[in-house]
Context: one part of a larger RNA
Molecule: large-subunit ribosomal RNA, domain VI
Organism: Lactobacillus johnsonii
RNA sequence: CGUAGGAUAUUUGAGGAGAUCUGUCCCUAGUACGAGAGGACCAGGAUGGACAUACAGAUGGUGUAGCAGUUGUAUUACCAAGUGCAUAGCUGCAUAGCCAAGUAUGGAUGGGAUAAACGCUGAAAGCAUCUAAGUGUGAAGCCCACUCCAAGAUAAGAUAUCCCAUACCGUUAAGGUAGUAAGAUUCCAUGAAGACUACAUGGUUGAUAGGUUGGAGGUGUAAGUACGGCGACGUAUUUAGCUGACCAAUACUAAUAAAUCGAGGG
Numbered sequence: 001c002g003u004a005g006g007a008u009a010u011u012u013g014a015g016g017a018g019a020u021c022u023g024u025c026c027c028u029a030g031u032a033c034g035a036g037a038g039g040a041c042c043a044g045g046a047u048g049g050a051c052a053u054a055c056a057g058a059u060g061g062u063g064u065a066g067c068a069g070u071u072g073u074a075u076u077a078c079c080a081a082g083u084g085c086a087u088a089g090c091u092g093c094a095u096a097g098c099c100a101a102g103u104a105u106g107g108a109u110g111g112g113a114u115a116a117a118c119g120c121u122g123a124a125a126g127c128a129u130c131u132a133a134g135u136g137u138g139a140a141g142c143c144c145a146c147u148c149c150a151a152g153a154u155a156a157g158a159u160a161u162c163c164c165a166u167a168c169c170g171u172u173a174a175g176g177u178a179g180u181a182a183g184a185u186u187c188c189a190u191g192a193a194g195a196c197u198a199c200a201u202g203g204u205u206g207a208u209a210g211g212u213u214g215g216a217g218g219u220g221u222a223a224g225u226a227c228g229g230c231g232a233c234g235u236a237u238u239u240a241g242c243u244g245a246c247c248a249a250u251a252c253u254a255a256u257a258a259a260u261c262g263a264g265g266g
Base pairs, nucleotide, nucleotide: 001152005163006162007161008160009159010158011157015149016148017147018146021049022048023047024046025045026044033038051106052105053104054103055102059100060099061098062097066093067092068091069090070089071086072085073084074083075082076081110144111143112142117137118136119135120134164266166178167177168176169175183261184260185259186258187203188202189201190200191199208254209253210252211250212249213248214247215246217243218242219241224237225236226235227234228233
């Protein structure tokens, strides 16, 4: 820009993309078959591999603003307690998120038309012949069925709901311009989204982010004080103290104020 008014939701599916894999074992059955050796079709069941998708409850990895221990050095005047630097100084754990080696699921089933092949009826050609007329069966393959995208599918679809008899110019018309309606956007607080954009949530009639409070989870018992010990240190207060992303509550702070676009009865 189009989809002959402007919007907001929900959709149909022309078409397109993806997927389509396979082993072993048990049973049927040591049966059919075969002199024996050997050894099935068909039907049923179990368990794997690779691949794909999703997820984080559990198992684990990571986790550079979590907690603790600890070395050297500098420093806060000193002690004590801290802080900086040393690969995150080193080490042990570890929330959220992300992830696999983890968990779950999938390739199921059924139909249609067929290939090779096998048939039925059957002449040309009194027989025969699956074929010439006619008519069946038949594959991991083809078309559906499964998953995803999809009306720019210009043949531009459908359904529901919302807004619509304003002003000016123009010949009363076609048309144009302006301010609006429903609605949308800019802008702002953000993240489940993300390179940007887009998408999603929210904008005081508000829990969107931060803060605060409470909790979960993590770490592992803070500092100070007291007591015991010559001392290193230990014990009590104290399952403390601290705590990023998690879950809630709470307007304390910031989403203020405002602007723009957007129909004219089709």